Model confidence (mean pLDDT): 81 of 100. A computed fold for a 110-nucleotide RNA from a Bacillota bacterium, annotated as Guanidine-I riboswitch aptamer.
RNA sequence: UGAAAGUGCACCUAGGGUUCCGUCGCCUCCAAGGCGGGUCUGGACCAAGUGGUGCAGACACUGGCCCAAGUGGCAGUGUUACACCCUAGAAGGAUAAAAGCCUGGGCGGG
Repeated sequence: UGAAAGUGCACCUAGGGUUCCGUCGCCUCCAAGGCGGGUCUGGACCAAGUGGUGCAGACACUGGCCCAAGUGGCAGUGUUACACCCUAGAAGGAUAAAAGCCUGGGCGGG
């Protein structure tokens, strides 16, 4: 100086909005319903590359284990690192909508 192969899933958190439910206001004699409010704590929902946990995967070592002998299986242990600042800066995308979601460990600036 150059080079991601730097895994996946589930549950959750920071965070996020408003389809649905609830709630608040108005309309309505009541009920049912309608309209409006996310500048409504919520239920439910979305949710992290650089947040958490678990499971799986991958890799290494060990085995006095299995084997049809295979570049095989199983078990145990270990590793799975690092990722600063710019409100994640600019742009785009999905969903009802938004976001630390996705493009993206990308692009741009320091």
Rfam family: Guanidine-I riboswitch aptamer. Rfam's curators write: This family represents a conserved RNA structure found upstream of the ykkC and yxkD genes in Bacillus subtilis and related genes in other bacteria. Rfam links the family to the GO term regulation of gene expression.